RNA sequence: ACCUUGAAAACGCCGAGUUCGCAAGGAGCGGAGGAUCCAGUCUUGUGGGGUGAAUUGCGUAAGCAAGGGGCAGUCCACGGCCCUAACCCGUCAGCUAACUUCGUAGGCGUUGGGGGCUCAAGGU
Numbered sequence: 001a002c003c004u005u006g007a008a009a010a011c012g013c014c015g016a017g018u019u020c021g022c023a024a025g026g027a028g029c030g031g032a033g034g035a036u037c038c039a040g041u042c043u044u045g046u047g048g049g050g051u052g053a054a055u056u057g058c059g060u061a062a063g064c065a066a067g068g069g070g071c072a073g074u075c076c077a078c079g080g081c082c083c084u085a086a087c088c089c090g091u092c093a094g095c096u097a098a099c100u101u102c103g104u105a106g107g108c109g110u111u112g113g114g115g116g117c118u119c120a121a122g123g124u
Stems, first nucleotide, its partner, number of pairs: 001124007011109004018027003028104006038094001047092001048089004055066004067084005073117004078112002
């Protein structure tokens, strides 16, 4: 350098939700508030805002579309399957350094081949 095989079981997926510690508390990851500058033209209203993929349009409704998200190393495109919720703040919040503060749950059972990249094993 090239070829073959694998990256699927004390496992794996969605999710920030893992890890150290007897505990209290740390580390890591995730979220919110919060200056100058910049942005913004509204402000009492049908209020406004946040986490999240979970939003928009049409329709009397049932639903239908578009957009968004997920599916075993990883990226791209194609096809297939599935999801498009729920909750919170409480009249109030643009961005935002310092700073302040919160969470670290819960739920599930698993796509196919193509091309590129990475790692491992074997071979030439």
This is a predicted structure of a 124-nucleotide RNA (c-di-AMP riboswitch aptamer (ydaO/yuaA leader)) from a Bacillota bacterium.
Its mean pLDDT, the model's own confidence on a scale to 100, is 84.
It was read from a public genome assembly, where an Rfam model found it.
Of the family's consensus pairs, 92% are formed in the model.